[in-house]
RNA sequence: AGAGUAGGCGUUCGCGCGUUAAGUACCGGAAAGACGGGGAGUUGCUUUCCGGGCGAAAAGGAAACUUGCGGUGCGUUCGCUGCAUCCCGCU
Numbered sequence: 001a002g003a004g005u006a007g008g009c010g011u012u013c014g015c016g017c018g019u020u021a022a023g024u025a026c027c028g029g030a031a032a033g034a035c036g037g038g039g040a041g042u043u044g045c046u047u048u049c050c051g052g053g054c055g056a057a058a059a060g061g062a063a064a065c066u067u068g069c070g071g072u073g074c075g076u077u078c079g080c081u082g083c084a085u086c087c088c089g090c091u
Stems, first nucleotide, its partner, number of pairs: 001091002004083002007081004013075004017070003026052008037088004058067003
């Protein structure tokens, strides 16, 4: 230096959800999970639940629906990032 891959961000495409405001983002608490091959593992990371505060973009259409909007969800393409620390290995 490599072997790996849970996670994060951006991006391509697809399918949804909301627009009667959920979600996202923020704060507090609890629990759980993951952290390059094996073991341990944090004050760091993620998820779930509970509580709190804040808060929005609609337009067209007879309708079906369409076009938007949301720090929107899931899958997917590509790229970037991350994998602390300690012990023991493989090439």
Molecule: THF (Tetrahydrofolate) riboswitch aptamer
Organism: uncultured Eubacterium sp.